[in-house]
RNA sequence: AGGACCGUAGCUCAGUGGGAGAGCGCCACCUUGACGCGGUGGAGGUCAGGGGUUCGAAACCCCUCGGUCCUACCA
Numbered sequence: 001a002g003g004a005c006c007g008u009a010g011c012u013c014a015g016u017g018g019g020a021g022a023g024c025g026c027c028a029c030c031u032u033g034a035c036g037c038g039g040u041g042g043a044g045g046u047c048a049g050g051g052g053u054u055c056g057a058a059a060c061c062c063c064u065c066g067g068u069c070c071u072a073c074c075a
Base pairs, nucleotide, nucleotide: 001071002070003069004068005067006066007065010024011023012022013021018055026042027041028040029039030038048064049063050062051061052060
């Protein structure tokens, strides 16, 4: 320098045009003598950023940023 994949809740990830979600974690309550387990409920999100397409974008297109990997170059 070129290419591929990835970026969504604190963590691991699903969701591939029309409700933003799961598990774990956190908080409250129930339960217990207490803790844990279990049960119920809740908080927590600029969907990496910007632009475009569309009636409508986390999703499709372009650019940028970041991460991982591959290839090439290199005294």